[in-house]
């Protein structure tokens, strides 16, 4: 060094999600690389981290380990956008409330504003009325016998004179029934152009008296605050697109180095 036959190991990897966490299925990169079953209200495994059957190559193009480039994603920051939320220094515009300027229309010598005393409107509490409600009298009716009075007739005791209980009838009363109202006594209140007593008297209305020339306050402007809406601004959530000697994983690809066992020549 060559040959057979075997073993480890291969027969794609990778981001992002997901998961305690691997790895897979679905999405994406990457370029081409056995087959079949499972699997997003997920499947299968636990750090030797897909399970299961089969099938092929195999110690090097290929397995493994370092470095390089660097598709791709995914964070970070940044510029601009879009949107959706909030707040209101600043701006516009609106309503309302104050306040200034401003004076229209009415009122006023038949006396404004303004004072003074008075009454009303308000509140208690009370009398009168009325209206309800409830009792009593007073009126009518109101008992087959078990309520009263008179009791014809019948009945009962008596020899008689006499007498007794009593149905109907009449008359009258209790309970209770009824009624338009009447009288009386209590009781109530969303009743009253009503009377008294107090109170309030801030306002409004009003009657006297007092003074004697103002009262009134539109329209229109100008400030103050409040508050609503719009534009601008500021804040913060989420997307998009561009940046960056930014972070970090990292396909493909290139450069080095490492990995075996048995037998025969």
């Nucleotide at each position: 060094u060559c040959g057979u036959g075997c073993u480890a190991g291969g027969c794609g990897g990778g981001g992002a999600g997901c998961u305690a966490g691997c790895g897979g299925u679905g999405c994406c990169c990457u370029g081409u690389a056995c087959c079949c079953g499972c699997a997003a209200u997920c499947c299968g495994c636990u750090a030797c981290a897909g399970c299961g059957g089969g099938g092929c190559c195999g110690a090097a193009g290929u397995c493994c380990c370092u470095c390089c480039c660097g598709c791709g994603g995914u964070c970070c920051g940044g510029c601009a956008u879009g949107u959706c939320g909030g707040c209101u220094c600043c701006u516009g515009u609106c309503a309302c409330u104050c306040g200034g300027c401003g004076g229209a229309a009415g009122c006023g010598u038949u006396g404004a504003c303004g004072g003074u005393c008075g009454g009303g409107u308000c509140c208690u509490g009370u009398g009168c009325g009325a209206c309800g409600g409830c009792g009593c009298c007073a009126c009518g009716u109101g008992a087959a016998c078990c309520c009263c009075g008179u009791c014809a007739g019948a009945u009962c005791c008596g020899g008689a004179a006499g007498g007794a209980a009593g149905c109907a009838g009449c008359g009258g009363u209790a309970a209770g029934c009824g009624a338009c109202c009447g009288g009386c006594a209590c009781c109530g209140g969303g009743c009253g152009c009503c009377g008294c007593a107090g109170g309030g008297c801030g306002a409004c209305c009003u009657g006297a008296c007092c003074c004697g020339a103002g009262c009134g306050g539109a329209a229109g402007u100008c400030g103050a605050a409040c508050g609503g809406c719009g534009u601008g601004g500021c804040c913060g959530g989420c997307g998009u697109u561009c940046c960056g000697u930014g972070a970090u994983c990292a396909a493909c690809g290139g450069a080095g180095g490492g990995u075996g066992c048995a037998c025969g020549a």

This is a predicted structure of a 265-nucleotide RNA (Bacterial large signal recognition particle RNA) from a Chloroflexota bacterium. Model confidence (mean pLDDT): 79 of 100. The sequence was found by an Rfam model in a public genome assembly. Rfam family: Bacterial large signal recognition particle RNA. By type it is a non-coding RNA gene. A reference for the family is Rosenblad et al. (2003), "SRPDB: Signal Recognition Particle Database", Nucleic Acids Res.